[in-house]
Molecule: small-subunit ribosomal RNA
Organism: uncultured bacterium
């Protein structure tokens, strides 16, 4: 001293919640010692049993008990006595009494009290005061009872009544006193009622006696002072609640009186009507108050146990009596509850005094020792009493101090734990081990602080008492403490925590399950957040937990906060009380300053010193806060008095305006209403239809009626305090400015209560209605439409008078005043020029801006800036501006204004995506504009679904679905069923064993068993193989949400970013936006931004043009030659392989900002990136993919491995996706006939010949290829037939008959022929390609592959239509706006209604 915690990220309000301190605690787990303090917070609930106040015989009569002495008798007798009984109070001394004193202290508890109960200063001229101090007198002389006792009696008891007797320091008179008190003179004091003193009278009250060493000692009265102690009064301080506002009849005050120790309305009679209250009376709630304790930097907060101090209670209530003092805690009395005893008649009793018991409770101790010491009462004293005191004893309940061991010790020991393990890393110098040490405790011995004293007895000194010396006598605690030996590491750690905050991490378990958790929030199969280990960090005889206070909270802000939009400015004025308040001058000292001085108990705190070994505690000394009195200052603030004029106000000249109120006029619109023209509609919408019209609307002229509002001017204008005010006029009325400076002389702001205004609706009552119109009616739209649009309509809107009293009553910004750059408009007024014009001023209203504030927006002389001054607010969200009270309202309702409970937020401002049925610019076969299509048949294939022993997985909008699969009849295969294996089908290491492996026969559906034959490398040792063991192998078993790697997809979209600067508190912005241009973030200009990176282009390929080089298997102009480029030749062309040119808006014109580029042309094969192809930025989808592989973790393991035969992946009501065929004439069908380019080919492609309708079979050259060979390319073009027909379309099915591959085509393969001829006559909603050599439309060829292709990869051949344009639809790029969204519109978020 701060930290998490709203958010994608940010600053900002703003709550919660955490580290810290403390406790009279209490739980949990644990536990060696000692000091020092502390221990019923709850039931002020009841309480057995002890014990807590008595003492004095030196007051007193006395004599029950105990001792003693003394007489008598009487027993025994060792004659010394002894021992009984009686008597005797003589003596110690004493139950009981009578009398003093004490008992009002001390102890204990906080129920009660919001009070003069405390606390603090003060006052009593209104008071008292035992014992104790000191001073003075004073003590003569009398008298009378009465307990005790002792007699009679009553009653269970308590306990009493009555005769009798008798003492004192009891009790009562006389006598005498200075108090007191009247009255007369005098004197002197005080704030005041009055108070002192002195003389003189008059009235008026005293006493007590023990003892004794005869020295005196204790007492007794009275008055005076004094200390202690008390009581009365008063300032002034110190809870909530105003949703307690109004209270008071002794209630306030007088006179007069009683009572009191004393003042009082403390009582009482009588008066008079006051008293007390927002400066919070009265209610009601809580509560014992202070010194202090916690805690705070400190102001504060909060508490009031121990200990001091007051108070205040003693079973509840109420009264008084003695008393110096009590309304009395172990005193009385009445009254209640309650308990207890009774002989039922009546009695007894009060732990909130020590222990202790029950009961409550989470929870608080022993029925203990002693009067040793300290102190209390009583006493002359000895001494009695003393749960006051000192001790003890229980309890980690608190603070404080020690101990549980120290040094050495590496093989880094063994066991644990954890890892990529070969082994390392940790536990850990930790442990064993050796060396030392002994505090604590355990034995033993020693020990005497507290006793300075008192007291007693003796002796000295001085002054009655006091001191000093000797001596006796006394310790509960205490076998203490404390010293000293002795043995021995010996007896002595534990609790909580390890995501973040906050310090400390791995494993294994578990799998939103048990569970944790103070806020955030962990846990759904890799949890450093749960449970345990291991380990680590953190305190320690204790450590966690919970409760509570205060801290952090400047989160109630005096110190020290705020209200524009975060919670807050009253809707707006007037004004009360209040509070604040110009300039001189004077006087005053209340406020302020300063000094002295008194207080403010001690303890506490702070500081300095001491004393227990230290500390904790204990002691000494100072010190601090607060209040008080006197004295001095005199700046400022108040406060008296006097005075200015700037603040305010007046007057006097002007001056604008929907300022307000009443009356009266005005026209232009509208509806009705008459009446004329005139007809078929009109009206209304998005588009309608209710509606109005042949009974004459609408439209149109003309009269007429009504109400209601005031076009243009009109405004970013104007005028009020706000709400609000608009057609002229005319009364009457408020303010404002401006100018002038004659007058008043601070008369001024602000304003809590209060009182007045106050849009719209609403409401009473009347009146008034034309338009418009909640409510209602109906037509529409819709799924529905109790809405939005239309037709109509009722309150109502208007006026009168009269209520509500609210609003986004807004500038979400109270009022007044004074200060701080400016710039531009506009109202209103003034004053000057060089007067069309522009300057200076003053008031208003905008706007734009400095500095300066702001969390940011933003404000900015009209502050949200500086400051001063008053009010009003506001203190997380939600409950809620509700409930309940009050008050106001006729009513609606309105003011005031909670709690419970609930969440960890709710908010504000700005950023950045992202989204919008926002808006600008631009893109794209995205629309459009064209063609072909699919969706309708049929069959291919795929997929869902069904079904199955199984119909293996996987893919799923687009981006799954002729997708992995470029080829399932076995194999593939991964799935089913049966039939087998277990170091396994396969790899690698080790040990052992071996006549192994093959090969041959049988069995078997086959793996595989059985039997037989079988000897390989090497000189050997040994290898290889096989068999057996053992590590291990193997898994298309999970988890694409652990993962690498590939890959889709937005998107070939034109983005995406970095560095430095700069800007902003940030988060981020700037660069990248602008203004042109481009297919492009291409480029060009601007420009706080300058650079750059990753995309884009470009460089690579392949096609188009030409040139160069080489010409075989290509090629063939010229020679020659052939049936043939066949052969010689030949390089010229074609072609092919290499290489190079070419294009770069380079030239011209135009347009553009002198640019970039752009049109358009020339020239060129080819123009503006030439066509196409590889090539895919940061990222997106937890996108796919564990079944290409690769791999962490799980999981199996005679099976989830591995073999094998068969069957499945081909299964069919069905539905969807992709295709192929066609519905025909641009066609089909049958003849003839032309022209490719790209591949492939030795288990391969086959010419060519024979057979066969053919599919293909039999021979069989050729060629691993620019030669040979698939290969006849088809559309096309020439000729023919068909004539619109389910057909000479269209071929599906199905039957026969074959062909080929293959081990094998039954399930389940292609292919020929013949023969069968099915849906289909161009396809709904809807939807797909494509922009050129491109759609379309024809063949051909590859890849997999024994076969098997309507998919897929390529290849050429023919070869078009259209594109106005960019408003939709779809995706996308930049700007830019809204935003409550951020998992980002499949978002969020409201309601109802139903379940749990």
């Nucleotide at each position: 001293a701060g930290a998490g915690u709203u958010u994608g990220a940010u600053c900002c309000u703003g709550g919660c919640u955490c580290a810290g301190g403390a406790u009279g605690a209490a739980c949990g787990c644990u536990a060696g010692c000692g000091g020092c303090a502390g221990g019923c917070u709850u039931a002020a609930c009841a309480c057995a049993u002890g014990c807590a106040a008595g003492u004095c015989g030196a007051a007193c009569g006395g004599c029950a008990g105990c001792g003693g002495g003394g007489a008598u008798u009487c027993a025994c007798u060792u004659c010394g006595g002894u021992g009984a009984a009686u008597c005797u109070g003589c003596c110690g001394g004493c139950g009981a009494g009578u009398g003093g004193c004490g008992c009002a202290c001390g102890g204990g508890u906080g129920a009660g009290u919001a009070a003069c109960a405390c606390g603090u200063a003060u006052g009593c001229a209104a008071c008292c005061u035992g014992c104790c101090u000191c001073u003075g007198u004073c003590a003569g002389g009398g008298g009378u009872a009465u307990a005790a006792c002792u007699c009679u009696g009553c009653g269970a008891a308590a306990g009493u009544a009555g005769g009798g007797c008798u003492a004192a320091u009891a009790c009562c008179g006389c006598g005498u006193a200075u108090a007191u008190u009247c009255c007369c003179g005098g004197a002197g004091g005080g704030c005041a009622u009055c108070c002192u003193c002195c003389g003189g009278g008059g009235a008026g009250g005293a006493a007590a006696g023990g003892u004794u060493u005869c020295g005196g000692c204790c007492g007794g009265a009275c008055a005076g002072a004094g200390a202690u102690g008390g009581g009365c009064a008063u300032g002034c301080g110190g809870c909530g609640c105003a949703u307690u506002a109004g209270g008071c009849a002794g209630u306030u005050g007088g006179c007069g009186g009683g009572g009191u120790a004393a003042c009082g309305g403390c009582c009482c009679a009588c008066c008079a009507a006051a008293c007390c209250g927002a400066c919070g009376a009265u209610g009601c709630g809580u509560a014992g108050g202070g010194g202090u304790u916690c805690u705070g930097a400190g102001a504060g907060g909060a508490a009031g146990g121990u200990c001091c101090c007051c108070c205040a209670c003693a079973c509840u209530g109420g009264u008084a009596c003695u008393g110096a003092g009590a309304c009395a805690c172990g005193g009385a009395c009445c009254a209640g509850a309650c308990u207890c005893c009774u002989a039922c008649g009546g009695g007894a009793g009060g732990c909130a005094g020590c222990a202790g018991u029950g009961a409550g409770g989470a929870a608080u101790a022993u029925u203990g020792g002693u009067c040793a010491a300290u102190g209390g009462c009583c006493g002359g004293a000895a001494g009695g009493c003393u749960g006051a005191a000192c001790c003890a004893g229980c309890c980690a309940a608190g603070c404080c101090g020690c101990g549980u061991g120290a040094a050495g010790g590496a093989c880094g020991a063994a066991g644990g734990u954890g890892c990529c393990a070969a082994g390392c890393a940790u536990u850990g110098u930790a442990a064993a081990c050796u060396u030392c040490u002994u505090u604590u405790g355990u034995c033993a011995a020693g020990g005497g602080a507290c006793a300075a004293a008192a007291u007693c007895a003796g002796g000295c000194u001085c002054g009655a008492g006091a001191g000093c010396c000797u001596g006796a006598c006394c310790g509960a605690g205490g076998g203490u403490a404390c010293u000293u030996g002795a043995a021995g590491a010996a007896a002595a750690a534990g609790c909580a925590u390890c995501g973040g905050c906050u310090a400390a991490c791995u494993c294994c378990g578990u799998g939103c399950c048990a569970g944790c958790a103070g806020c955030c929030g962990c846990g759904g199969u890799a949890a450093u957040a749960c449970g345990u280990a291991g380990g680590g960090g953190g305190c320690g005889a204790g450590c966690g937990u919970u409760a509570u206070c205060c801290g952090g909270a400047u989160u109630c802000a005096u110190u020290g906060g705020g209200c524009g939009u975060a919670a807050a400015g009253c809707g707006c004025g007037c004004g009360u009380a209040g509070g604040c308040g110009g300039c001189c001058g004077c006087c005053u000292a209340a406020g302020c300053g300063g000094a002295a001085c008194c207080u403010c108990u001690a303890a506490c705190c702070c500081c300095g010193g001491g004393g227990c070994u230290c500390a904790a505690c204990c002691u000494c000394g100072g010190g601090c806060c607060g209040g008080g009195u006197u004295c001095c200052g005199g700046a400022c603030u108040g406060g008296g008095c006097g005075g200015c004029u700037c603040g305010a106000g007046u007057g006097c000249g002007g001056u604008a305006g929907a300022g307000g109120a009443g009356a009266g006029c005005g026209g232009a619109a509208u509806u009705c209403c008459c009446g004329g023209u005139g007809u078929a509609g009109c009206g209304g919408u998005g588009g309608a239809a209710u509606g109005c019209g042949c009974a004459g609307a609408u439209a149109u002229c003309g009269g007429g009626a009504a109400g209601a509002a005031c076009a243009c001017c009109g405004a970013u204008g104007g005028c009020g305090a706000a709400g609000g005010c608009a057609g002229c006029u005319c009364u009457c009325u408020g303010g404002g400015c401006c100018g002038u400076c004659a007058c008043u002389g601070a008369c001024g702001c602000u304003g809590a209560g209060g009182c007045g205004c106050g849009a719209a609706a609403g409401c009473u009552g009347g009146g008034g209605g034309a338009g418009c119109g909640a409510a209602c009616a109906g037509g529409a739209u819709u799924a529905g439409a109790u809405a939005c649009c239309c037709u109509g309509g009722u309150a109502g809107u208007c006026c009168c008078a009269g209520c509500c009293g609210u609003a986004a009553a807004c500038g979400a910004u109270g009022g007044a005043c004074g200060c701080u750059a400016g710039g531009u408009g506009u109202g209103g007024g003034g004053g000057g020029a060089a007067c069309a014009u522009c300057c200076c001023u003053c008031c208003g209203u905008g706007c734009c801006g400095c500095a300066g504030c702001c969390a940011a927006c933003g404000c900015a002389u009209u502050a949200a800036g500086c400051g001063u001054c008053c009010c009003g607010c506001c203190u997380g969200g939600g409950g809620a501006g509700u409930a309940c009270g009050g008050c106001c309202g006729c009513a609606a309702g309105g003011c005031u204004a909670a709690a419970a409970c609930u969440c960890a937020a709710a908010g504000g401002a700005a950023u950045u995506g992202a989204c919008g049925g926002g808006g600008g610019c631009c893109c794209g076969c995205a629309c459009a504009a064209g063609c072909a299509g699919c969706g309708g048949a049929g069959c291919a294939u795929g997929u869902g679904g069904c079904u199955u022993a199984a119909u293996u997985c996987g893919a799923a909008g687009c981006a799954a679905c002729g997708c992995g699969a470029a080829g399932a009849a076995c194999c593939u295969u991964a799935c089913c069923a049966g039939g087998g294996c277990u170091u396994g089908a396969c790899a690698u290491g080790c040990g052992a064993g071996u006549g192994a492996a093959g090969c041959c026969g049988g069995g078997g559906a086959g793996a595989c068993c059985c039997g037989g034959u079988g000897g390989c490398c090497g000189a050997g040792a040994g290898g290889a193989g096989c068999u057996c063991g053992c590590g291990c192998a193997g898994g298309u078993g999970g988890u694409g949400c652990a993962u690498g790697g590939c890959u889709g997809u937005c998107g070939u979209c034109a983005g995406c970013u970095c560095g430095u600067g700069u800007c902003g508190u940030g988060a981020g912005a700037u660069g990248u936006u602008g203004g042109g241009u481009u297919a492009a973030g291409u480029c060009c200009c601007g420009c706080a931004a300058c650079g750059a990176g990753c995309g884009c282009a470009a460089c690579c390929c392949c096609c188009g043009u030409c040139c160069c080089g080489c010409g075989u298997u290509g090629c063939c102009a010229g020679c020659a030659u052939u049936a043939g480029g066949u052969u010689g030749g030949g390089g010229a062309c074609u072609c092919g392989c290499g290489g190079g040119a070419g294009a770069c808006u380079g030239c011209c014109g135009g347009c553009g900002u002198c640019a970039a580029g752009c049109c358009g042309g020339a020239g060129g094969a080819g123009g503006g990136u030439g066509g196409g192809g590889a090539c895919g930025a940061c990222g997106u989808c937890a996108a796919g993919u564990c079944a290409u592989c690769a791999u962490g973790c799980c999981c199996c393991u005679u099976a989830u491995g591995c073999c094998c035969u068969g069957g499945g992946c081909u299964g069919c009501a069905c539905a969807c996706g992709u295709g192929c065929u066609a519905c025909a004439a641009u066609g089909g069908c049958c003849g003839g006939u032309a022209c490719a380019g790209a591949g492939g080919g030795u288990u391969g492609c086959c010419a060519c010949c024979c057979c066969g309708c053919g599919a293909g079979g039999g021979g069989g050259a050729g060629c691993g290829g620019a030669u040979c060979c698939c290969g006849g390319a088809a559309a096309g073009c020439c000729g023919g037939c068909c004539c619109c027909a389910g057909u000479u379309c269209g071929g599906a099915u199905c039957g026969c008959a074959g062909g080929c591959u293959g081990c094998a085509a039954c399930c389940c393969g292609c292919c020929u022929g013949c023969g069968u001829g099915a849906a289909g006559c161009c396809g709904g909603a809807g939807u797909u390609g494509c922009u050129a050599g491109u759609a379309a439309u024809c063949g051909c060829g590859g890849a997999u592959c024994a076969g098997c292709a309507c998919g897929c990869c390529g290849c050429g051949g023919u070869g078009a239509a259209u594109a106005c344009g960019u408003u939709c639809c779809c995706g996308g790029g930049c700007c830019u706006u809204g935003c409550a969204c951020a998992c980002a519109a499949a978002g969020c978020c409201c309601g109802u209604c139903a379940a749990g």